[in-house]
Context: one part of a larger RNA
RNA sequence: UCCGGCGAGUUGCGCAUGCAGGCAAGGUUAAGCACUAAAGGUGCGGAGCCGUAGGGAAACCAAGUCUUAAUAGGGCCAGAGUCGGUAUGCGCAGACCCGAAACCGGGUGACCUAUCCAUGUCCAGGUUGAAGCUGCCGUAAAAGGCAAUGGAGGACCGAACCCACAUCCGUUGAAAAGGGUGGGGAUGAGGUGUGGGUAGGGGAGAAAUUCCAAUCGAACCCGGAGAUAGCUGGUUCUCCUCGAAAUAGCUUUAGGGCUAGCCUCAUGUUAGUCUUACGGAGGUAGAGCACUGAAUUCCUGCGGGGGCGUCAAAGCUUACCAAGGGAUAUCAAACUCCGAAUGCCGCGGAACCGAUGGACGGGAGUCAGACCGCACGAGAUAAGUUGGGCGGUCAAAAGGGAAAGAGCCCAGACCUGCAGCUAAGGCCCCAAAGUGUGUGUUAAGUGGAAAAGGAUGUGGGAUUUCAAAGACAACCAGGAUGUUGGCUUAGAAGCAGCCACACAUUAAAAGAGUGCGUAAUAGCUCACUGGUCGAGUGAUGGUGCGCCGAAGAUUACCGGGGCUCAAACCUGACACCGAAGCUUGGGGAUAGCAGUAAUGUUAUCGGUAGAGGAGCAAUGCGUACGGGCAGAAGCUGUAUCGGAAGAGGCAGUGGACUGUACGGAAGAGAGAAUGCCGGC
Numbered sequence: 001u002c003c004g005g006c007g008a009g010u011u012g013c014g015c016a017u018g019c020a021g022g023c024a025a026g027g028u029u030a031a032g033c034a035c036u037a038a039a040g041g042u043g044c045g046g047a048g049c050c051g052u053a054g055g056g057a058a059a060c061c062a063a064g065u066c067u068u069a070a071u072a073g074g075g076c077c078a079g080a081g082u083c084g085g086u087a088u089g090c091g092c093a094g095a096c097c098c099g100a101a102a103c104c105g106g107g108u109g110a111c112c113u114a115u116c117c118a119u120g121u122c123c124a125g126g127u128u129g130a131a132g133c134u135g136c137c138g139u140a141a142a143a144g145g146c147a148a149u150g151g152a153g154g155a156c157c158g159a160a161c162c163c164a165c166a167u168c169c170g171u172u173g174a175a176a177a178g179g180g181u182g183g184g185g186a187u188g189a190g191g192u193g194u195g196g197g198u199a200g201g202g203g204a205g206a207a208a209u210u211c212c213a214a215u216c217g218a219a220c221c222c223g224g225a226g227a228u229a230g231c232u233g234g235u236u237c238u239c240c241u242c243g244a245a246a247u248a249g250c251u252u253u254a255g256g257g258c259u260a261g262c263c264u265c266a267u268g269u270u271a272g273u274c275u276u277a278c279g280g281a282g283g284u285a286g287a288g289c290a291c292u293g294a295a296u297u298c299c300u301g302c303g304g305g306g307g308c309g310u311c312a313a314a315g316c317u318u319a320c321c322a323a324g325g326g327a328u329a330u331c332a333a334a335c336u337c338c339g340a341a342u343g344c345c346g347c348g349g350a351a352c353c354g355a356u357g358g359a360c361g362g363g364a365g366u367c368a369g370a371c372c373g374c375a376c377g378a379g380a381u382a383a384g385u386u387g388g389g390c391g392g393u394c395a396a397a398a399g400g401g402a403a404a405g406a407g408c409c410c411a412g413a414c415c416u417g418c419a420g421c422u423a424a425g426g427c428c429c430c431a432a433a434g435u436g437u438g439u440g441u442u443a444a445g446u447g448g449a450a451a452a453g454g455a456u457g458u459g460g461g462a463u464u465u466c467a468a469a470g471a472c473a474a475c476c477a478g479g480a481u482g483u484u485g486g487c488u489u490a491g492a493a494g495c496a497g498c499c500a501c502a503c504a505u506u507a508a509a510a511g512a513g514u515g516c517g518u519a520a521u522a523g524c525u526c527a528c529u530g531g532u533c534g535a536g537u538g539a540u541g542g543u544g545c546g547c548c549g550a551a552g553a554u555u556a557c558c559g560g561g562g563c564u565c566a567a568a569c570c571u572g573a574c575a576c577c578g579a580a581g582c583u584u585g586g587g588g589a590u591a592g593c594a595g596u597a598a599u600g601u602u603a604u605c606g607g608u609a610g611a612g613g614a615g616c617a618a619u620g621c622g623u624a625c626g627g628g629c630a631g632a633a634g635c636u637g638u639a640u641c642g643g644a645a646g647a648g649g650c651a652g653u654g655g656a657c658u659g660u661a662c663g664g665a666a667g668a669g670a671g672a673a674u675g676c677c678g679g680c
Base pairs, nucleotide, nucleotide: 002679003678004677005676006675011093012092013091014090015089016088017087018086019085021083022082023081026050027049028048032044033043034042035041036040054061055060064076065075066074067073096234097233099231103224104223105222106221107220108219114198115197116196117195118194119193120192121191122190123188125157126156127155128153132149134147135146136145137144161185162184163183165182166181167180168179169178200216202212203211204210209218237615238614239613240612241611242610247260248259249258250257251256261366262365263363264362265361267359269357271356278346279345280344286338287336288335292332293331294330297327298326299325300324303321304320305318306317307316308315369394370393371392372391373390374389376387377386378385399410400409401408414587415586416585417584419583420582421581425577426576428561429560430559434574437572438571440569441568447563453548454547457545458544459543462540463539464538466536474532475531476530477529478528480505481504482503485499486498487497511526515524516523588605589604590603591602592601593600594599616669619665621663622662623661624660625659626658627657634653635652636651637650638649640647641646
């Protein structure tokens, strides 16, 4: 791991509501007592409780009463209960089960370990050589010196013994702390034996939160005890009907609760929903600038600044600032002279074998939501981000499509069919259906990822220049003169720079010069003109599809193959495929309606939390009726039956019990709890 067994909403009392029952203006006994074939039953027992009258704070009054000055108004009230049963929920109890860390009480521990007390015991060998003492020297005497002796020391080296500094091994170990090699202490604050003392709100501690029996920021054992757990996990048969929520308010509240909202069931009600039309309120989108603000240019210009003024002034003036006004063009969630679409409110009508809606009562669950679209806030007009609003889907929804896929697109699965039609999406092959059809586009494998920006890509359309008096391109020829314009400068000659002109002449045409070039000239070339040629040529803006821009770490941006008048893209028309959608054959269930019923008919039958309903199985018991050694239960195999849980014939095995119907009772259903026990 697996298999088997065990394993979780129970019981008592109280309250509420529903249901069935007894009795009913009444209902009912409790303790206790008596009898008894005695865990039982029968009788007695009316104490008590609920109801039969309410109103008021009360006095009090009473089918009424209270308020009040009120005989006005208003509030409350004016004949069905009660007893036990049963179902559900709640309360008090362990209260569905398992689970703490902890707290408290009483005990047990110092055979481990810490420290202390008493009494014993142990420390090979070697080394060093303190004080003291003796002798000699020395001194007035000392001090002092030398030698010998002596044997001190938390002295030295190093076994036993004790310790545990380094490293290797070991790490499901040989060992719940060890082994190897080195290391430290080794006459001391030393090691060690035996006996004894100190105890948990405590002891001990050369002090580390260290030790107190492999346990220590408070030991262990038993008890309070089923502590508490707003937390996690688990919670056992079937079918049928309906079916949520992840919101609001409050909360020492935020992963918990209470009330409301949303679900369900019962009762009674037909109020209601939707569509259309009509009538309303409104200040959003948009728009606008009339207000409040922001903001652009021009004109005017109060006032101010500067200048002039015999500057005290008047006055004059101004390429300055500028209120207000005029013209022009803008902006706003907290601006509005305006102003939709939706949505919202109201009244009336119609349709529907649709039953939604509201009322009262019983039972819930929900209070972490997710993504997508639209209009917004926060953020960086970031996020698979965050916050609300409206809608959708998922949650609680399977099926088809999107290669694959909670939240996207299509569509809501009662069962069954080797029947049909469609949706989204598809139709060359993988792979069901068009290598279909008409007109175009794309050449980039664009399609089959991306921006600013860039470009004689290409299609169609618009405006326009030049052109048969010959354009555009190419080729042939010219492209001159005053003059080297003036200035500048070493030089400046079309071409360093400055200046002025668009000077003049000759001309078919030719700039006081477009570029290259020279030191400056020269030289080449362009504009411009003629000729050759013979039909289009250039420009601008807008548009369809493409191109570049485009570098990443395994191959990875069509699902693949592969695709180019397409199997790509735009746009038509026509087929077909395609789902659990729709239709259709057969069958079932639920609800309504009709019907005495049989039955008919209409609608419905995805579903988590959850509400409601109906059943199956196992074990005792009661009543009735059975089966069994001519073979019970159990076990193995397998027809058959039922909508499921399940039922069950036969055969084998087995060897003594057991079934059916109705009723009633609960230790009443196992796959999960790192469940418990056993086994392989």
This is a predicted structure of a 680-nucleotide part of an RNA (large-subunit ribosomal RNA, domain II) from a chicken gut metagenome.
The prediction has a mean pLDDT of 85.
The full RNA is in RNAcentral, with records from MGnify.